The RNA shown here (Bacterial RNase P class A) has 395 nucleotides and comes from Kineosphaera limosa. The RNAcentral record of the sequence draws on ENA and Rfam. Its mean pLDDT, the model's own confidence on a scale to 100, is 76. RNAcentral records the identical sequence in 2 taxa. The source organism's lineage runs through Bacteria, Bacillati, Actinomycetota, Dermatophilaceae and Kineosphaera.

């Protein structure tokens, strides 16, 4: 300078007008409730009307302050929180899956192992078992898993049709042989040729009709033991055995390990409404419930089902300061963690955050709260920073 690896960050700026939410302050406002040793007035001596001061709710209006993200999203996974009288045992069901640590807790994150990939920074990994058992393996191929013979090879048997040898007669044809073709029986997994995947590889070895881990040597794997490193996954070396029994488990299945269920329309408290009829079941012989199916235990229980019929459908709290952000020292390789200091204004419930003007510029993406939190996953216009790799070329 080119090419690329990993991280991280920014998400159009300033100003003017309108307009929406929440929340504060006001204010010669309206409505309404309450208080009072306060002024008038009526009065049947119980209290009533009018004002005035004070307070408090609605509503009205000025004015201030603030007011979506990095993903707010998808609701996939975990967690808090709420109920569900405890949340016990079995089956069923579901998830996770090298090792070891973080964490509130995961399917997340970090560090390692192993395998793959790359010249390299670095990136993938859906990563327990396939000698417990079932299944399955498409097209091709003789076979796709307890075996198989399409072609080749080798054996052994038939046969004189072909072919080939031999002799006679001479144009053709005749007699002999002969088992190459060809038929049938057998052997053989070396050798072709399929396929993603062919029953271990190499060998002018031994053997053998021909051939084979049948055997010999080496090497490759796989068991099994010991040795050294490591917390562990595993790694390194040594020795033995029998040659060596394919892949799939996100196929059933086994194994460990972990799950109670529904959610904020979760649930709580306030004010209002209304009106009950009929039918069937049950009140210790118990109907019904205890909010995923079953069984078993446990508990609570006088009501429960079903049809007709009648009312309500407002308001408070839950609601955001919390496993919080940010700095900064310490301990850790890191993910984290603990100490300290500092910071923090969305809370809506027909549901607010918008439109337009003017001026810069890089010309502005993918999308917006709804109880929070921790992740993953997905969608982005366009830029900026940093750390590192390989190439070339200059000093």
């Nucleotide at each position: 300078u080119g090419a690329g690896u990993c991280g991280g960050c920014c998400a159009g700026g300033c100003g003017g007008u309108c307009g929406c939410g929440u929340c504060g302050a006001c204010c010669g406002c309206g409505c309404u409730c309450g208080a009072u040793c306060c002024g008038g007035g009526g009065g049947u001596c119980a209290c009533c009307c009018c004002g005035a001061u004070c307070g408090g709710g609605c509503g009205g209006g000025u004015c201030g302050c603030c007011g979506a993200g990095g993903a707010a999203c998808g609701u996939c996974c975990g967690g808090g929180c709420u109920c569900c009288a405890c949340a016990g045992g079995g089956c069923a069901g579901g998830g996770u899956g090298g090792u070891g640590g973080c964490u509130a807790a995961c399917g997340g994150c970090c560090a390692c192992c192993c395998g793959g990939g790359g010249c390299g920074a670095c990136c993938c990994g859906c990563g327990g078992g396939a000698c417990a058992g079932u299944g399955c393996c498409a097209c091709a191929g003789a076979a796709a898993a307890g075996a198989a013979a399409c072609c080749g090879c080798c054996c052994g048997u038939g046969u004189a049709c072909c072919a080939c040898c031999g002799g006679c007669c001479c144009a053709g044809g005749c007699c002999g042989g002969c088992a190459g073709g060809c038929g049938c029986g057998g052997g053989u997994a070396a050798g072709g040729g399929u396929g993603a995947a062919a029953c271990g590889g190499u060998g002018c070895g031994u053997g053998u009709a021909a051939g084979a881990g049948a055997c010999c040597a080496c090497c490759a794997g796989c068991g099994c033991c010991c040795c050294a490193g490591g917390u562990g996954a595993c790694u390194g070396g040594g020795g033995c055995g029998g040659c060596u029994c394919g892949g799939u488990a996100a196929a059933c299945c086994c194994c460990a390990c972990c799950c109670g269920g529904a959610g904020c329309a979760a649930g709580a408290c306030c004010a209002g409404a209304c009106a009950g009829u009929g039918c069937g079941c049950g009140u210790u012989c118990g109907a019904g419930g205890g909010c995923u199916g079953c069984c078993c235990g446990c508990c609570c229980g006088a009501g429960c089902g079903c049809a007709c019929g009648g009312g309500u459908a407002g308001g408070u709290c839950g609601c955001u300061a919390g496993a919080g952000a940010u700095g900064u020292a310490c301990g850790g390789c890191a993910a984290c963690g603990u100490g300290c200091a500092u910071c923090c204004g969305a809370g809506a419930u027909g549901g607010a955050u918008g439109a337009u003007c003017g001026c810069c510029c890089a010309c502005g993406a993918c999308a917006g709260a709804a109880c929070c939190c921790g992740g993953c996953g997905u969608a982005c216009c366009g830029g900026c920073c940093g750390a590192c790799u390989c190439a070339u070329c200059c000093g």
The model forms 96% of the base pairs in the Rfam consensus.